[in-house]
RNA sequence: UCCUAAAAAAGGCCGAAUCCCCGGAAGUCCGGGGUACGGGGGAAACUUUUUGGGGUGAAUCCCUUUGAUAAGCAAAGGGUAGGGUGCCCUCAACCCGAACCCUGCAACUAACCUCGAAGGCCGUGAGGGGGUAACG
Repeated sequence: UCCUAAAAAAGGCCGAAUCCCCGGAAGUCCGGGGUACGGGGGAAACUUUUUGGGGUGAAUCCCUUUGAUAAGCAAAGGGUAGGGUGCCCUCAACCCGAACCCUGCAACUAACCUCGAAGGCCGUGAGGGGGUAACG
């Protein structure tokens, strides 16, 4: 000097998943009660469907190869609807494109009923706009 890793603080990212109170010897763990913010069920009018169907979520739909040989299944690879990058827009760049749940049943849906309120991470640049006393 360069690269990699770890810790702390501050500040942030994905996500509905934040902020409080009480108890247990307890700032970290466990249990309970609330809550910002989210999800599901559920009339009428209206709209419909039949291949089981449906829900949360951005995470759908294809192609190729292999296992193994037709379908199905699995794995690997390549695309893709769609999604993310710290106020908004545009461009570029980079990344994600999963996982689970209900179990024969649910369109929408007022009243009403019911559930969740986790987990995982560390930044991208340019131009314009907004905001600000000004900068970020």
The RNA shown here (c-di-AMP riboswitch aptamer (ydaO/yuaA leader)) has 136 nucleotides and comes from a Deltaproteobacteria bacterium.
Its mean pLDDT, the model's own confidence on a scale to 100, is 76.
Lineage of the source: Bacteria > Pseudomonadati > Myxococcota > Myxococcia.
The model forms 96% of the base pairs in the Rfam consensus.
The sequence was found by an Rfam model in a public genome assembly.